[in-house]
RNA sequence: UUAGAGUUUGAUCCUGGCUCAAGAUGAACGCUUGCGGGAGGCUUAACACAUGCAAGUCGAGGGGCAGCACAAGUAUUUAUAUUUGGUGGCGACCGGCGGAUGGGUGAGUAACACGUAUGCAACCUACCAUUUACAGGAGGAUAGCCCGGAGAAAUUCGGAUUAAUACUCCAUGUAUCAAUUAAUUCGCAUGAAUUUUUUGAUAAAGUUUUCAACGGUAUUUGAUGGGCAUGCGUCCCAUUAGCUAGUUGGUAAGGUAACGGCUUACCAAGGCGAUGAUGGGUACGGGGUCUUAAAGGAUGAUCCCGCACACUGGCACUGAGACACGGGCCAGACUCCUACGGGAGGCAGCAGUGAGGAAUAUUGGUCAAUGGGGGGAACCCUGAACCACCCAUCCCGCGUGCAAGAAGACAGUUCUAGUAAUUGUAAACUGCUUUUAUUAAAGAAGAAUAAGUUUGACUUGUCAAAUGAUGACAGUAUUUAAUGAAUAAGCAUCGGCUAACUCCGUGCCAGCAGCCGCGGUAAUACGGAGGAUGCAAGCGUUAUCCGGAUUUAUUAGGUUUAAAGGGUGUGUAGGCGGGAUAAUAAGUCAGUGGUGAAAGUUUUCAGCUUAACUGGAAAAUUGCCAUUGAAACUGUUUUUCUUGAGUUUGGAUGAGGUAUGCGGAAUGUGUAAUGUAGCGGUGAAAUGCUUAGAUAUUACCCAGAACCCCUAUUGCGAAGGCAGCAUGCUAAUCCAUAACUGACGCUGAUGCACGAAAGCGUGGGGAUCAAACAGGAUUAGAUACCCUGGUAGUCCACGCCGUAAACUAUGAUUACUCGCUGUUGGCGAUACACAGUCAGUGGCUUAGCGAAAGCAUUAAGUAAUCCACCUGGGGAGUACGUUCGCAAGAAUGAAACUCAAAGGAAUUGACGGGGGCCCGCACAAGCGGAGGAACAUGUGGUUUAAUUCGAUGAUACGCGAAGAACCUUACCUGGCCUUGACAUGCAGAUAUUAGAAGGGUGAAAGCCCGACGAGGGAGCAAUCUCAGUCUGCACAGGUGCUGCAUGGCUGUCGUCAGCUCGUGUCGUGAGAUGUUGGGUUAAGUCCCGCAACGAGCGCAACCCUUAUCCUUAGUAGCCAGCAAGUUAAGUUGGGCACUCUAGGGAGACUGCCGGGGAUAACCUGGAGGAAGGUGGGGAUGACGUCAAAUCAUCAUGCCCCUUAUGAUUCGGGCUACACACGUGCUACAAUGGCGUAAACAAAGAGAAGCAACAGCGCGAGCUCAAGCAAAUCUCAAAAAUAACGUCCCAGUUCGGAUUGUAGUCUGCAACUCGACUACAUGAAGCUGGAAUCGCUAGUAAUCGCGCAUCAGCCACGGCGCGGUGAAUACGUUCCCGGGCCUUGUACACACCGCCCGUCA
Repeated sequence: UUAGAGUUUGAUCCUGGCUCAAGAUGAACGCUUGCGGGAGGCUUAACACAUGCAAGUCGAGGGGCAGCACAAGUAUUUAUAUUUGGUGGCGACCGGCGGAUGGGUGAGUAACACGUAUGCAACCUACCAUUUACAGGAGGAUAGCCCGGAGAAAUUCGGAUUAAUACUCCAUGUAUCAAUUAAUUCGCAUGAAUUUUUUGAUAAAGUUUUCAACGGUAUUUGAUGGGCAUGCGUCCCAUUAGCUAGUUGGUAAGGUAACGGCUUACCAAGGCGAUGAUGGGUACGGGGUCUUAAAGGAUGAUCCCGCACACUGGCACUGAGACACGGGCCAGACUCCUACGGGAGGCAGCAGUGAGGAAUAUUGGUCAAUGGGGGGAACCCUGAACCACCCAUCCCGCGUGCAAGAAGACAGUUCUAGUAAUUGUAAACUGCUUUUAUUAAAGAAGAAUAAGUUUGACUUGUCAAAUGAUGACAGUAUUUAAUGAAUAAGCAUCGGCUAACUCCGUGCCAGCAGCCGCGGUAAUACGGAGGAUGCAAGCGUUAUCCGGAUUUAUUAGGUUUAAAGGGUGUGUAGGCGGGAUAAUAAGUCAGUGGUGAAAGUUUUCAGCUUAACUGGAAAAUUGCCAUUGAAACUGUUUUUCUUGAGUUUGGAUGAGGUAUGCGGAAUGUGUAAUGUAGCGGUGAAAUGCUUAGAUAUUACCCAGAACCCCUAUUGCGAAGGCAGCAUGCUAAUCCAUAACUGACGCUGAUGCACGAAAGCGUGGGGAUCAAACAGGAUUAGAUACCCUGGUAGUCCACGCCGUAAACUAUGAUUACUCGCUGUUGGCGAUACACAGUCAGUGGCUUAGCGAAAGCAUUAAGUAAUCCACCUGGGGAGUACGUUCGCAAGAAUGAAACUCAAAGGAAUUGACGGGGGCCCGCACAAGCGGAGGAACAUGUGGUUUAAUUCGAUGAUACGCGAAGAACCUUACCUGGCCUUGACAUGCAGAUAUUAGAAGGGUGAAAGCCCGACGAGGGAGCAAUCUCAGUCUGCACAGGUGCUGCAUGGCUGUCGUCAGCUCGUGUCGUGAGAUGUUGGGUUAAGUCCCGCAACGAGCGCAACCCUUAUCCUUAGUAGCCAGCAAGUUAAGUUGGGCACUCUAGGGAGACUGCCGGGGAUAACCUGGAGGAAGGUGGGGAUGACGUCAAAUCAUCAUGCCCCUUAUGAUUCGGGCUACACACGUGCUACAAUGGCGUAAACAAAGAGAAGCAACAGCGCGAGCUCAAGCAAAUCUCAAAAAUAACGUCCCAGUUCGGAUUGUAGUCUGCAACUCGACUACAUGAAGCUGGAAUCGCUAGUAAUCGCGCAUCAGCCACGGCGCGGUGAAUACGUUCCCGGGCCUUGUACACACCGCCCGUCA
């Protein structure tokens, strides 16, 4: 001392990238800004620079004296002028010291440049300290000054004269240096040190205020500073692999402070390099800084150390020191001056300017302190430094008040609209405080060891004490007083990550966005507002670095399928390596010493009120060097061993390789023969072959290629690969047994060799097959799949190529780790049994591993060694470069750009022209239709002022509509109303209320007039109140929009058998199990089995109806028996037996029997029974699907209209009509039409109704009218049917459309636009193409009856009722739909999916 999150999916686990939260910055930008302290401030153009300043000083070295001041003198009225180097001092000059420090910058440099550690026996060092010694003589110049000359200037030339601590010579020589003699000591070596003999060479400067001080010369040692050499460390690219002639070394000489190819001459031919030379790119290095748990990664601002540079390049001079930022010379570029002849300059010093840029300050003050240069000193100089200014650039600190205060104020915002919530104790109000601010006053520390003076001590030139001038900052910090809450809050965010939510606006627009993603009318994601959250004098954004990222993995990753094992072997370098012994001490470990600068970091103490900041101390600095020791391990060396490895011997095995020879079958060609019309080929065909004789069959010959059976999870080989038989040559493996060698081993970058198929070259060969190609088919097309042909090629030899899903998608080697069961080759054994062993080759499985699938002694387990390879997808195995190749191409191998994924395994669904099982009028078997005709009706389209709206595959279309002439009505034209046609409330008015006959106008509504009329209750009354009307305000109203905001209701899959849950178990998980399996059923119905055991919604049953019986009841129903009665009739008495009605029961449950089945469920057959296996029919519709339908039934959110999108009214329209479709009706006829006359139902309806009977009318109907609110009366006649008659196959005695005339009925009203009747008319149509619909029994078909709506009716529709009453089902191959199991999937909006290419 280690934190994670979002994002691939319908969901899951994994791999993997992208993104975010943290910290940091010499930053910049946006908004905002009260104060102070401490830091920092051109990262870009080493771009160019105006102006000022940044290095001088010494008169105690010198000659002197321009300018200044003073003094003295002269002239003079003052002023002033002038003289005197006389004094203070001093320009320029000679001379000394310093200008090599300080300050700036980072261009260059990949280097002994830097860092670290050593060495110099190969070196220098001014000033300083220290040692010893000395300073005697002599000389000649030169600047300046003066005179003269050239030039615009810079500058320069000539002459005369002059000084020194400038220069030169001689002497002396402690000493140094050179040569030389001898000795001692030391060193790893070349060698060094000390002493010693002799010879030679080499010094000096003085000044002053003279007690003394500062200097001078030679020399020793030291200190300081440098120079040189060496070990180690120090970026990227191999698409940079070879580099090098002074190059590497030697000898000699030169040069240097010094070593050295540093330079030269000669000699030799070396030197460097895959441990990366050379080349290219980039870059000052370090202490440190940021980040991090650490290891690391990134970085090199400020401060410190080193280096390099000073306009660019080069060169030296001077000097102790430079090849010199503010020195010189030359060249170059640029700028400036110029009289055009020639000159001047170098801010990467401090300020400052321009330029560049997103971006970085004042042309400030002072030498007071610290430090530096000169000087004896005073002092002078110092853009070093110390300060101040500017800037929120960073760090730190302070403040913008505190307390109390609920009428929870006003106002804002929101909603559920209220005595609501929130802003919010927030404000107001009251009390308190005064940091800060303002004003006034006081006012620092930083200053001392200065010089000088005085005193004292003694070692006599030093020390001590006293005195003593000096502050830029600055009237600053600080303190005190007064005043008064007074002077002081913003920024970003609020979908998730990520703390914080509502309203309005907008409507895939405007915009947002770090990632995922928001926005298409209810946006917590855009913009505004209110509120909230976070941080706060700042807050956000952008850029960059590290972190998270174990996402380059040393710590600490992987490679069967996610990216990733080289195609295989051999083997070089390298890496790694069995047992024992001894030695050593390179690695290793321990101790000690040196170093690792300071600053910084860490800890601690201290100083500023605190902190930042600063100071002291300690620790750390994990490193390097040296030294002492240890000896296990690794290394090295010695001796040795046999188990690794190898050799020998004896057996064995095999499609191992290579060369040669041989063989039969098949195929094809050829020849001959037999034989005749086809063959061949396909899903079906055609092209093709064939009467010139094919195919078929037989015989013979030839050719090339391949080797049936055996043949197998068989065998061999390193891999590729290898298959008839035989032989030669040759390699390998295994087993057994001892003997021998003695670690000889493993792996293996580069290299070398091998390496399927295709392809290439040369030469052969060529039977089959067969790219290309041709033809025939298929098809919308078919450059394919299929067919007929057919060339390269396929085969051989030699040579290339060097790649494959070269796969076990699994590198090699070694060791270890449960078992079961096959098989190949050996061994042991008499053995076909049995158990064992070695080497292979398979299946299953435990532990373990793995994301899972799976692997599992043939590992993907546990370990070790070595090699190869991977780091998101695409771009791309592409481009460029290089190498190889005859070519094809191979190998090596990027980037720009782009995406937020790409991917693996498994899960649940869905899907499949996948599989299995099963069901359904799904097909099949049947019956009848529709599609053709006419008409009806609905829809589309068109038309229209309007043809209102909705419904649109199945699941719209005789649907909403169980009834559009007006109304309905929603549409259109015109008129007319505005609190309204309709509701509630408030306020006011009204007393002649209201109302209203009638009239005018008008199409009506409406508008205008209006005789007449004159409300109820309480109260004495005033007045109040109820109802009405009117006025005004709230509001009404909307079939206006959104069914994709909704409720409710509905359709469909589907009356299909499914859909789920609890607990348990399995799985990391999504999930699985249960629900699967074996049977069975109409059924997830039931039985059995089973890691499941149970349960729920569905199924079934319970409900209604129908079929049988019993019982109860008996009117309005019924009538057997009895009686009455009629033309007849339950008409009447009576009865309730029967039918019937409607209450209650019974009955059916696989209950019984035979057989099958697993002794089950259940199936099958049978008995009985009215009914038999759900008896028939109905009601009943699981979880869900289709954003299915409906805002026009109704309800409802939001939006919209409000003298109109509301209301009302007349008329029109919804009924249009070249056309198309759906649903029906009637037909096309003889199983029929027509006529006559005769039978049998059920279920319904009826008072603004049904209407008998009777009469009239051909009829629709009319007139009169009994009965009946109904088992009583009425509608009401049932029809098909049966009987008889007629028609005789025709567009008819079929069919009835259309049209004409005349009527009836309903209704204000039948023109647009009703139904019906009668007469007349008499269209199409003679059974319907492709394709298609319904139905499995009282069903289809056929026949009529009733009802709802309704004045009437366009009803042939809908909903019911009964009558007559069939045919067929072998069966599940196929079509459609569905259920279960299983399989594949790149689908999940789920195959109407996904997705590829081309074009726009």

Predicted 3D model of a 1400-nucleotide RNA (small-subunit ribosomal RNA) from an uncultured bacterium.
Its Rfam family is "Bacterial small subunit ribosomal RNA".
The RNAcentral record of the sequence draws on Greengenes.